[in-house]
Predicted 3D model of a 1488-nucleotide RNA (small-subunit ribosomal RNA) from an uncultured prokaryote. Model confidence (mean pLDDT): 84 of 100. Its Rfam family is "Bacterial small subunit ribosomal RNA". Rfam links the family to the GO terms ribosome and structural constituent of ribosome.

RNA sequence: AGAGUUUGAUCAUGGCUCAGGAUGAACGCUGGUAGUGUGCCUAAGACAUGCAAGUCGAACGAAGUCCCUCUAACAGAUCUUUUCGGAGUGAAGUUAGAGACGAUUUAGUGGCAAACGGGUGAGUAACACGUGGGUGACCUACCCUAAAGUGGGGAAUAACGUCGGGAAACUGAUGCUAAUUCCGCAUGUGCUGGUCUCUCUUGUGAGAUUAGUAAAGGCUUCGGCCGCUUUAGGAUGGGCCCGCGGUACAUCAGCUAGUUGGUAGGGUAAAGGCCUACCAAGGCGACGACGUAUAGCCGGCCUGAGAGGGUGAUCGGCCACAGGGGCACUGAGACACGGGCCCCACUCCUACGGGAGGCAGCAGUUAGGAAUCUUCCACAAUGGGCGAAAGCCCGAUGGAGCGACACUGCGUUAGGGAUGAAGGUCUUCGGAUUGUAAACCUCUGAACUAGGGACGAUAAUGACGGUACCUAGGUAAUAGCACCGGCUAACUCCGUGCCAGCAGCCGCGGUAAUACGGAGGGUGCAAGCGUUAUCCGGAAUCACUGGGCGUAAAGGGCGCGUAGGCGGUCUACUAAGUCCGAUGUUAAAGACCGGGGCUCAACCCCGGCACGGCGUUGGAUACUGGUAGGCUGGACGGCUGGAGAGGCGAGGGGAAUUACCAGUGUAGCGGUGGAAUGCGUAGAUACUGGUAGGAACACUCAUUGCGAAGGCAGCUUUCUGGACAAUUUGUGACGCUAAGGUGCGAAAGUGUGGGGAGCAAACCGGAUUAGAUACCCGGGUAGUCCACACCCUAAACGAUGCAUACUUGGUGUUGGCCCGUUGGGGUCAGCGCCGGAGCUAACGCGUUAAGUAUGCCGCCUGGGAAGUACGGCCGCAAGGUUGAAACUCAAAGGAAUUGACGGGGGCCCGCACAAGCGGUGGAGCAUGUGGUUUAAUUCGACGCAACGCGAAGAACCUUACCAGGCCUUGACAUCCUGCGAACUUUCUAGAGAUAGAUUGGUGCCUUCGGGAACGCAGUGACAGGUGCUGCAUGGCUGUCGUCAGCUCGUGUCGUGAGAUGUUGGGUUAAGUCCCGCAACGAGCGCAACCCCUGUCCUUAGUUGCCAGCGCGUAAUGGCGGGACUCUAAGGAGACCUGCCGGUGACAAACCGGAGGAAGGUGGGGAUGACGUCAAGUCAUCAUGGCCCUUAUGGGCUGGGCUACACACGUGCUACAAUGGGCAGUACAGAGGGUCGCAAAGCCGCGAGGUGGAGCUAAUCCCACAAAGCUGUUCUUAGUCCGGAUUGGAGUCUGCAACUCGACUCCAUGAAGUUGGAAUCGCUAGUAAUCGUAGAUCAGCACUGCUACGGUGAAUACGUUCCCGGGCCUUGUACACACCGCCCGUCACACCAUGGGAGUGGGUUGCAAAAGAAGUGGCUAGUCUAACCUUCGGGAGGACGGUCACCACGGUGUGGUCCAUGACUGGGGUGAAGUCGUAACAAGGUAAC
Repeated sequence: AGAGUUUGAUCAUGGCUCAGGAUGAACGCUGGUAGUGUGCCUAAGACAUGCAAGUCGAACGAAGUCCCUCUAACAGAUCUUUUCGGAGUGAAGUUAGAGACGAUUUAGUGGCAAACGGGUGAGUAACACGUGGGUGACCUACCCUAAAGUGGGGAAUAACGUCGGGAAACUGAUGCUAAUUCCGCAUGUGCUGGUCUCUCUUGUGAGAUUAGUAAAGGCUUCGGCCGCUUUAGGAUGGGCCCGCGGUACAUCAGCUAGUUGGUAGGGUAAAGGCCUACCAAGGCGACGACGUAUAGCCGGCCUGAGAGGGUGAUCGGCCACAGGGGCACUGAGACACGGGCCCCACUCCUACGGGAGGCAGCAGUUAGGAAUCUUCCACAAUGGGCGAAAGCCCGAUGGAGCGACACUGCGUUAGGGAUGAAGGUCUUCGGAUUGUAAACCUCUGAACUAGGGACGAUAAUGACGGUACCUAGGUAAUAGCACCGGCUAACUCCGUGCCAGCAGCCGCGGUAAUACGGAGGGUGCAAGCGUUAUCCGGAAUCACUGGGCGUAAAGGGCGCGUAGGCGGUCUACUAAGUCCGAUGUUAAAGACCGGGGCUCAACCCCGGCACGGCGUUGGAUACUGGUAGGCUGGACGGCUGGAGAGGCGAGGGGAAUUACCAGUGUAGCGGUGGAAUGCGUAGAUACUGGUAGGAACACUCAUUGCGAAGGCAGCUUUCUGGACAAUUUGUGACGCUAAGGUGCGAAAGUGUGGGGAGCAAACCGGAUUAGAUACCCGGGUAGUCCACACCCUAAACGAUGCAUACUUGGUGUUGGCCCGUUGGGGUCAGCGCCGGAGCUAACGCGUUAAGUAUGCCGCCUGGGAAGUACGGCCGCAAGGUUGAAACUCAAAGGAAUUGACGGGGGCCCGCACAAGCGGUGGAGCAUGUGGUUUAAUUCGACGCAACGCGAAGAACCUUACCAGGCCUUGACAUCCUGCGAACUUUCUAGAGAUAGAUUGGUGCCUUCGGGAACGCAGUGACAGGUGCUGCAUGGCUGUCGUCAGCUCGUGUCGUGAGAUGUUGGGUUAAGUCCCGCAACGAGCGCAACCCCUGUCCUUAGUUGCCAGCGCGUAAUGGCGGGACUCUAAGGAGACCUGCCGGUGACAAACCGGAGGAAGGUGGGGAUGACGUCAAGUCAUCAUGGCCCUUAUGGGCUGGGCUACACACGUGCUACAAUGGGCAGUACAGAGGGUCGCAAAGCCGCGAGGUGGAGCUAAUCCCACAAAGCUGUUCUUAGUCCGGAUUGGAGUCUGCAACUCGACUCCAUGAAGUUGGAAUCGCUAGUAAUCGUAGAUCAGCACUGCUACGGUGAAUACGUUCCCGGGCCUUGUACACACCGCCCGUCACACCAUGGGAGUGGGUUGCAAAAGAAGUGGCUAGUCUAACCUUCGGGAGGACGGUCACCACGGUGUGGUCCAUGACUGGGGUGAAGUCGUAACAAGGUAAC
């Protein structure tokens, strides 16, 4: 940094898609290790269990325990003594009581904390957040500093005791008690309120006066320490207010009654409609109010070159919330996550009376979901609360666990090792590849084991911790995933056969798939790899940086003008914008830079910088703005002048159409491609005269003029708008543009009233047509016209907004002016054409810009759905305007290019038409094909270019088909083994293949082993296949077409595809040649070179020839011979437009002529450019792949290919007299012949038989050519035409003529009397006609094919038309290329959507009710410790009552959104449905 995809190709436009990065991810396959991070994005769903906020005994009373002391009782160790019975001593211990200090525990009173920390993002579009300010309008516990105090009294209450209630939770009554609990009194540094003064100026500060107003003690080593009270200041943390900033919809345009302001009061820590009363009527809004939807905001994070875009997990700041909703209490701080009260929903307990609860704390459960962890350890560290402290508490936090969720590091080895092992895969069978890869050798040594062992804590304390790390030992030790058609790195085989499947886009798959599935190999990344989702990027595809609008999407139909934006010139001031400096802030973290620490890295630590934003302040003043004063160039006005279909109204005019009247006049008129309907004998049309009425104004008229556009056209005229020119007189920036707004606005259409000649939707007839609701014709109503009022749209177009300035020219024209005066020049304002630079994708534009710039407005962002739906506005309606989405496609569209095509144009050619001749189509037969039939009727060929084609010859064979019966290494090839020569005779069975038996025979070479050929048998490799694919192929062939074309190199032009050359002017059969030309040359084609033929010459004469001469014969070229014919070699000539004349550009060439056997390519043949038709052929042959292998191969017999209702093609024979029959008679050429052609002779009516001379052929034979000519007969008829068919008899070939041969003879004697529509061939030795030969072949065609000669015409004016072709040009929506493309209805399936009687739900407005808890006000009821008291009571308080506010829930009525709905509307999509053919060519009626 780009790439793919619209096309046959190109450029540009334009969308879609891809490559990159990222993630709190998920899913699939796979999974070693370590570190660091990170982990419910969904149901702010519901939660079992445990823990997450306590602490202080140095505030207090009480209770328990322990230690200590004492007493009493029990008990009795030990010791002493003893008369051995006992007596004394009395430790530890147990129980009870008392005391005191100390320790400790616990509930309660009291204090502090619980408002932090932790969670979540529902709500919120807001001063919620960010940023910068304000607070003279405020608060702040604990902490710090300073000042002053801490005197003296009183009262209650929990705990506790007693008596009760209750299942429980809990609770009542009563009695006692303490304090740092509560309440008076004293003091008053001070503070607070009132009044006054000063300062400052919102409630700041100072002073005076008056009233009010504090306190608590605890511990002590007696030093003090910790508290408490008042005040001031600080610090910290907050409250409130303000400027600015960050979102979608205008299909939300108007909103608002506490609303906006004032006064007074209340309330608060504090300003304030925050609340109340009264007064005023304001306030907000296009710079987007109000409404709806969505959303926590930020530091940051991701991406990006940046500007931006997206995002708001983790970490940090702020806010909001704590099951949903309301409320206050306490407190410095809350309207309070683990506090309270009430309502609602839910869950749980219950003895049914009543209670309890709130994980969006940490774990965990369940639900939801594609999806997100352990009911772990520890307070060791950091930090928080309490405490004087020790310390206690802390799911904050520190750690560990789980998860490849992410980032980072490491490892799965390294070196050597070629027989290039085996195996796999491929193969052209040679080999290649996997691959130094492995094996094998050497070295090192993840994991693991053992030992040592930190930092974190400089002293105590270590959860982590079996830690990190070090040392030793220690085994070569897990690799996967995706992809391999292009984009995009990486290719082969097999399977499959538009199936199965793939696919991000383009697209793959219909029998050779690098695209599906598998395999081998390869590529990429790697403990991961892919996929999916989302974001940015690429996308300059919303364009600020950085796009556009003539034709691709896009200029408003056109004016006027409001807001807004922008604005000439000079001077002065100002300093808002702007610029410079300083300063404050922009938290930390992050990012970046520089260092440092973990072995590195990720990670962490330290230091540092910047852009930019906002605030303050000092300065600068060019530009913009503001203020003031000028100027004249912009703009406007005055005077003068001419031009004009500019507008509105009024008046009058002629031509024409039509109608009516009158006249003349007679049979038609009219209309069309041709007709008909229609009109006309009741007198039309035509002609003449008159009258009426309506509409439009010929010529002039133009490339004209005018207007803002729509638009404006006979003439005169009232009124009236604008532009222009000249003069340079006035004003003095008054200007430009223009969202909304407002006016105008063709045609059609609407309303009311007129008018109505012509024309003419609808409609009615007539035609056309398959149909014809059309095109054509005859009629004809709205309408067209006028007045008034609507409508408001057009391809309203120059598809080009308005204004201003600048930028080479040529030419024409309109209006005015100037100079000049036969012509010309200049200038201003218009209207055109051509063109330069420049621009443009190109076309094109080009001083009338689409060039260069500025200002302002409008509009565009893929195609379809759709200018549709819904909503709003406008309209009488028709409808207009504004204007989507779902869904669907990968294009749609522009310009130009090359082709192809056109019922476009021009030029030209061809037996293409025309002019002719003869046919086909009708008949019979032959032959091929289709169809049908069949056991099989083998297969192929299908417009021309299949159909007498493959087949130059199916009775068997051929033969590929069918039936039956057989063979399995095979009928054929190679290799191996064994036997045997090969071969051959005969017989039997059988349809035959075959099987059995049998006879003869022992060959050739040899180094004696054997070998070669051949036969038989066996084995396996293999053979074999006319099985499939001609759409896998080679080769060959057909066709356009023997048409004149098809290309290349270099150069030039074009962004490019491409063009040029090859076009043009002539000419030709020809891209043949000439000339011209940004082309110059060249190649394949054309032509020529080749063959045959036409004239002549030379050479050569056998088998050919015979004019003359000679010989010879009955006669014949029989013999000399070498003229001629001929034969077959070589030449000549014409391979020349060579000569003359004319035409033409003097060229090429053409026309005419001469000469010549032949004249303009002499005639014919061979020869077929680049290519087209996936043309034909796998059945000639060859061949890839596939298929069969006791059969799809191979033998055999028989049958079939020969069938037959029918249809078609190609032929033959005819229909007759230009003929048939009979008789006579003449003349070819080219071929074939030894498995052959066969003569003469004889036999047969004949086919033929017999015969066998001659001939390996210029010798002999096939072999008599026929038409022709001569003569005769037939005389127009189904015939003396025609010969089919059938009967009989034969001949020949052959193993065999039944299916199924040919021929002969006799007999038979069908159709047919010249052929409908249509259609074929041929331009001269041609058509027509006549016969001859050959290939194939035993025979069979001589009706096919090929070749040969004989006889031998007619016609061509010409290129309008049909067909085919060539060149140029034009249009195109075609490119599979007109057999193209393509439109709409209908039918079917699916999809989304609009309407819809309604129905269900969410949300919200309004109205009136309702009213829990709570707070406030009032209070006649009840109760009441401290204080006062005159002892009665009072002050104060509590409860109760009531009023106000108010949550939930309910009612009525609207708005809005979602879902659903019988039926219904259109829309989209869908290989092969129906009907037509609207568009693209002049698309067959130009299109819109």
RNAcentral holds the sequence, with entries from ENA.